[in-house]
RNA sequence: AUUGAACGCUGGCGGCAGGCCUAACACAUGCAAGUCGAACGGUAACAGCAGGAGCUUGCUUCUGGCUGACAAGUGGCGGACGGGUGAGUAAUGCACAGGAAUCUACCCAGUAGAGGGGGACAACUCAGGGAAACUUGAGCUAAUACCGCAUACGUCCUACGGGAGAAAGCAGGGGACCUAGAAAGCAGGGGACCCUCGGGCCUUGUGCUAUUGGAUGAGCCUAUGUUAGAUUAGCUAGUUGGUGAGGUAAAGGCUCACCAAGGCGACGAUCUAUAGCUGGUCUGAGAGGACGAUCAGCCACACUGGGACUGAGACACGGCCCAGACUCCUACGGGAGGCCGCAGUGGGGAAUAUUGCGCAAUGGAGGAAACUCUGACGCAGCCAUGCCGCGUGUGUGAAGAAGGCUUUCGGGUUGUAAAGCACUUUCAAUGGGGAGGAAAGGUUAUAAGAUUAAUAACCUUAUGUCUUGACGUUAACUGCAGAAGAAGCACCGGCUAACUCCGUGCCAGCAGCCGCGGUAAUACGGGGGGUGCAAGCGUUAAUCGGAAUUACUGGGCGUAAAGCGCGCGUAGGCGGUUUGGUCAGUCGGAUGUGAAAGCCCUGGGCUCAACCUGGGAACUGCAUUCGAUACUGCCUGACUAGAGUGUGGUAGAGGGAAGUGGAAUUCCGGGUGUAGCGGUGAAAUGCGUAGAUAUCCGGAGUAACACCAGUGGCGAAGGCGGCUUCCUGGACCAACACUGACGCUGAGGUGCGAAAGCGUGGGGAGCGAACAGGAUUAGAUACCCUGGUAGUCCACGCCGUAAACGAUGAGAACUAGAUGUUGGGGGGCAUUUCCCUUUAGUGUCGAAGCUAACACAUUAAGUGUACCGCCUGGGGAGUACGGUCGCAAGAUUAAAACUCAAAGGAAUAGACGGGGACCCGCACAAGCGGUGGAGCAUGUGGUUUAAUUCGAUCCAACGCGAAGAACCUUACCAGCCCUUGACAUCCUGUGAACUUUCUAGAGAUAGAUUGGUGCCUUCGGAACACAGAUACAGGUGCUGCAUGGCUGUCGUCAGCUCGUGUCGUGAGAUGUUGGGUUAAGUCCCGUAACGAGCGCAACCCUUAUCCUUAGUUGCCAUCAUUUAGUUGGGCACUCUAGGGAGACUGCCGGUGACAAACCGGAGGAAGGCGGGGAUGACGUCAAGUCAUCAUGGCCCUUAUGGGCAGGGCUACACACGUGCUACAAUGGCCGGUACAGAGGGUUGCCAACCCGCGAGGGGGAGCUAAUCCCAGAAAACCGGUCGUAGUCCGGAUUGGAGUCUGCAACUCGACUCCAUGAAGUCGGAAUCGCUAGUAAUCGCGGAUCAGGAUGCCGCGGUGAAUACGUUCCCCGGACUUGUACACACCGCCCGUCACACCAUGGGAGUGGGUUGCAAAAGAAGUAAGUAGCUUAACCUUCGGGAUGGCGCUUACCACUUUGUGAUUCGUGACUGGGGUG
Repeated sequence: AUUGAACGCUGGCGGCAGGCCUAACACAUGCAAGUCGAACGGUAACAGCAGGAGCUUGCUUCUGGCUGACAAGUGGCGGACGGGUGAGUAAUGCACAGGAAUCUACCCAGUAGAGGGGGACAACUCAGGGAAACUUGAGCUAAUACCGCAUACGUCCUACGGGAGAAAGCAGGGGACCUAGAAAGCAGGGGACCCUCGGGCCUUGUGCUAUUGGAUGAGCCUAUGUUAGAUUAGCUAGUUGGUGAGGUAAAGGCUCACCAAGGCGACGAUCUAUAGCUGGUCUGAGAGGACGAUCAGCCACACUGGGACUGAGACACGGCCCAGACUCCUACGGGAGGCCGCAGUGGGGAAUAUUGCGCAAUGGAGGAAACUCUGACGCAGCCAUGCCGCGUGUGUGAAGAAGGCUUUCGGGUUGUAAAGCACUUUCAAUGGGGAGGAAAGGUUAUAAGAUUAAUAACCUUAUGUCUUGACGUUAACUGCAGAAGAAGCACCGGCUAACUCCGUGCCAGCAGCCGCGGUAAUACGGGGGGUGCAAGCGUUAAUCGGAAUUACUGGGCGUAAAGCGCGCGUAGGCGGUUUGGUCAGUCGGAUGUGAAAGCCCUGGGCUCAACCUGGGAACUGCAUUCGAUACUGCCUGACUAGAGUGUGGUAGAGGGAAGUGGAAUUCCGGGUGUAGCGGUGAAAUGCGUAGAUAUCCGGAGUAACACCAGUGGCGAAGGCGGCUUCCUGGACCAACACUGACGCUGAGGUGCGAAAGCGUGGGGAGCGAACAGGAUUAGAUACCCUGGUAGUCCACGCCGUAAACGAUGAGAACUAGAUGUUGGGGGGCAUUUCCCUUUAGUGUCGAAGCUAACACAUUAAGUGUACCGCCUGGGGAGUACGGUCGCAAGAUUAAAACUCAAAGGAAUAGACGGGGACCCGCACAAGCGGUGGAGCAUGUGGUUUAAUUCGAUCCAACGCGAAGAACCUUACCAGCCCUUGACAUCCUGUGAACUUUCUAGAGAUAGAUUGGUGCCUUCGGAACACAGAUACAGGUGCUGCAUGGCUGUCGUCAGCUCGUGUCGUGAGAUGUUGGGUUAAGUCCCGUAACGAGCGCAACCCUUAUCCUUAGUUGCCAUCAUUUAGUUGGGCACUCUAGGGAGACUGCCGGUGACAAACCGGAGGAAGGCGGGGAUGACGUCAAGUCAUCAUGGCCCUUAUGGGCAGGGCUACACACGUGCUACAAUGGCCGGUACAGAGGGUUGCCAACCCGCGAGGGGGAGCUAAUCCCAGAAAACCGGUCGUAGUCCGGAUUGGAGUCUGCAACUCGACUCCAUGAAGUCGGAAUCGCUAGUAAUCGCGGAUCAGGAUGCCGCGGUGAAUACGUUCCCCGGACUUGUACACACCGCCCGUCACACCAUGGGAGUGGGUUGCAAAAGAAGUAAGUAGCUUAACCUUCGGGAUGGCGCUUACCACUUUGUGAUUCGUGACUGGGGUG
């Protein structure tokens, strides 16, 4: 874009079209084919007329074919057309172009005729049978029915003598002539006469017979074209041809007899499946692709199968016979039927209409005609099924109304939209008149013509006249009224035009693809708004397009799917230069045809359009004919550049056969010799004292050929390697001679074809599947080891596959180079050797070009060419079934269902690797001390509980939040209370606020009671309390995965990026890589990069040295004074705290690249960052925290908020982390004696002195601190004691007695004294910290705090050991490599098993369909025969004959049956694999 559509929602009008695509399923009912009395005998019905009877005088009935007409019948024409359907049919069809051996009713034209006879049968009557359908017998009768005879222009047959064969009348008119035929009447013995209808005769029309020609229609034949399958490759006996005969309208194996053995097929026969074909329709730029409704042409069919009859025409839709199925009637004996005609019904289905009107028009049948018939046709009805047109109003209208939606609360939007005002009236509704479709035909009159003897009749024409419309309440026009009656559907994440709110919360749902939804959804549902189309809009289905995605136009095959493993070669395709001929291909002209409709162009008609209609063009084709001759083909003659042959050489693991050689392994024999050998990461199995291994000599046997050896050689590929001989294929080179296109490719075919494997027979040294044993391991059906069978080897025969690879078919041509190597030739310097050049191979690099990139690049994957093979998303699957091959293994050919939205290639940046190379770190190593064992402290898990509040959970939770839970804290639990609230703001009213005492209660609280009447004042009020009301307060409730902020971690690791430029199709790269160096992306050098930023470093604090300034509360060298820097004095020193100096690889030497830097040294208090701290890049972990705080959303609101007292956070079979104290003699205890630093102190630190064993109590000086106090530092040192013991170690636990803090030490504080005296004797696997003033060890202080540290944060005292080094473990950094990972190795992913579902293969079978072969069978019918019976026309010698019919028989044959095959579909216990989850 489209549709014969369907479904959902909606629906105003008209025009024009269309309307069972499914069950060729079954059909009730009505209609769809009749007509002719001018062919015939006639008269059942109707009407008229005439007559009769009854009589209610206008009714009934009877008679009469007399008239109009006409049932049934005879006869003629038509029922072969029109209408329907598409089952069958792949060719007996159709399309197109041709052909010759034919028929053709009615029609047209011509020629000739139409004479004379005969016998019947229907109808009818009578008698029967039957339920019916129908039928039997007897009798009568007509014809345009039937049959002879005669005639025969033309016709047909012929043996050329001859022979055969026809007919029908009817209607109208006529009047001279002829005839007297019929009925009624009358008469009845006969005759005459009159009237009427006729007849003969003439004439007109029409019909008839024979025949010729035409027209029309039909039959037959031929070429070409006409779907798919080769998993259908061979088919065919009337088959192919001939002769003869028969048969037909006609050619012909159409049929038969005989003869021959042909015919078709890879250019696809046969078989199977599907299908009516065409003009055309839809789509497409076209080429094509799909389709074959309506309209038109052809074909086929008519319940299924068979058959003929009649006829001009049928093997016949509304005919016949038979068989079958089905339905109906039946009296059970028999009968009837065929909607795939129009309506309609049932059924099927997603789905398709009225049991309508009319013959008015067009057309058809019959008829002389009127006319009759016509579900053809013309119309109407139903349906938005489609196309086309129109309308649902127009203008104005800002207070930007109300309402809705939204909001940042200002507004925005719906929106000039509405309302309002002013207009219009198409369409519909209603009323009115009102075209065209009608031409004919009839009648009668007139006129003319034709015909005729005729002025008659018939016929023709013209004029006048009468009349015919289903549609139809027509179309079109017009009056009136009023905005009045008339808008929906889909969509709004991207593709794709159009965005927001609410609800929902991986639910409900959406979805064409990608995908959306897990609490802020532009994607679900609803609302508002918007977008698109519009009486429709969407969805589904289907076709084409896009799709260059089957590629003719117009694709590919190194790695994405795709080159056969490789040759030879048949058919086929293609083919060098040139002469002449031909004209098949090719090109051009003409003629015929290519139906109409349709498409296209151009006119016309409906108001336009759709639609209808005139003309043209086109129909790209086919046939015939006439030309052209370049190219191709064919014929012919020549040529040598392709190809080949000859001559002379060359290289070679080319192939086959025979022979032969040495080294090695193994085995056997012998000698020497002794205890091991062998093997591995380490071992063991194994061999060996019966003598191995080792070593020497001899022998046997098998396989393979070291060095040479080389991206060297040869071969088509597979492949080929000691040496010699024989046979043999190919290649290359040089120069000439010869043949003369002999060529290239190659479907089928055929040959070769590694390894493994198979068969038969040999052989068997080594190696070695299977197997055995030993190891390894969780296991080890493996890797390792010891053995070892097939096999490996030979001969013959199979197999026919490999990552058979250059993943690159073979042939020829063209298109820059450079360099190596192998074989041959030529030339140069010519001396080994080297150089130049040419040819044939074989490599590397590289330009143009090509490629998605990688790459390829004269050995193309470049450029153009001829031929073959192959590909068309992934999986299923190179599988199943079938075929072929094979001994088997298996090979080859090769699908489908189903399923997914990807699979794949190349390259990129990361991440990762039990990949590589490099570097760092208390990472390892070297050391020191611990933890893990004990008791206790503390935290966590778990358990328990009414509650044991919550959070933190690898490193990076666990002496963590908590710098301190008895109440409080407190968030938890049970209980008792409050509800605008304990707290904030606002409003109103009242009142001071506040306070004393008592009672109840666990308390909150409640009640009573006492004192009090305030402050400022601008007279408004402010603070406080109570009461009331509404907004609200409140929440340690949830979400750290909605967040801010803060923090941890990688990590104080050295990294992370940007601008411009350059390279690349791009992602990206470069810079940032490389060489050095550093603690460092620190610095230097190099460099398509040049610069820059955040990090590093430095700047900051502290400490180490010195100088300077200042000396009180600090200090005291000198002087004085003292118990005492206590005081005078001093400020030198120490110290304090301000300011400075100092360190920079600065200097020297060496190394390095003349660099950066490193090493060593000097000087210096300090040396290479001097020590320590603060400082934490881009980012990662959805890391931690909603319980510090802040905050979105959600939730609670007499409770999840608030108050109170009590309990809990302190529980305890257990497990873990972090610590303290120990286990002792480097120690414990007792006594004595030294030396700090940094802090804190007024709600405080607290001296002296007194009391207490002590904790402590009393006391009160001093101190807001370099002044006083905490405050005696301890280890150390000196002396004593203990003597290796569960102790004079260790101190848990428990009993008793106390102290202090505090409202209160029961749950649940710390400390003191007396008594008690547990475990523990240095700690398994494992694991932690530390590199110097460090570890270890010793004490001191502080924060929190009423009290309560073994924790935390600080301070000083004493004061070590070790580091070879970077192999390994861990973490990190940078380079490189591989990758199927990207949530990034805690990744991805393979197979079995289990479960569910789906499709499919096999399967004992089983049930259908189709079909072959061989038979049986044989209705109806036709043909043939005929002994039985019978027979109007003709003949007859009258006997009969001829002929026909019935019957019987034979041949052919449908249904049907049997046997045996083939094929296909369904189903099947069980079973195989596959797919999805």
Small-subunit ribosomal RNA from an uncultured prokaryote, 1477 nucleotides, folded computationally. Its Rfam family is "Bacterial small subunit ribosomal RNA".